The RNA shown here (transfer RNA) has 74 nucleotides and comes from a Methanobacteriota archaeon. Rfam family: tRNA. Gene Ontology term of the family: triplet codon-amino acid adaptor activity. It is annotated as a transfer RNA. The coordinates come from a structure-prediction model, not an experiment, and the mean pLDDT is 86.
RNA sequence: GGGCCCGCAGUUCAGCCCGGCAGAACGCCGGCCUUACGAGCCGGUGGUCCCGGGUUCAAAUCCCGGCGGGCCCA
Numbered sequence: 001g002g003g004c005c006c007g008c009a010g011u012u013c014a015g016c017c018c019g020g021c022a023g024a025a026c027g028c029c030g031g032c033c034u035u036a037c038g039a040g041c042c043g044g045u046g047g048u049c050c051c052g053g054g055u056u057c058a059a060a061u062c063c064c065g066g067c068g069g070g071c072c073c074a
Stems, first nucleotide, its partner, number of pairs: 001073007010026004020057001027045006050066005
């Protein structure tokens, strides 16, 4: 330098193909339970969907350009 894949909650990820209220688990906070801690149960807490632009009534999702990471080729 070229090709491919990935970027979403504090963490790990689903959702993207085929546009229509942003989700799960873990974590964190509070309560119940326990002598107490853990486990368990209930409730709550959570977001610049990497950045900019385009298309659209509507974009995490489609298109373009960047940035970052990984793999392969050279």
Lineage of the source: Archaea > Methanobacteriati > Methanobacteriota.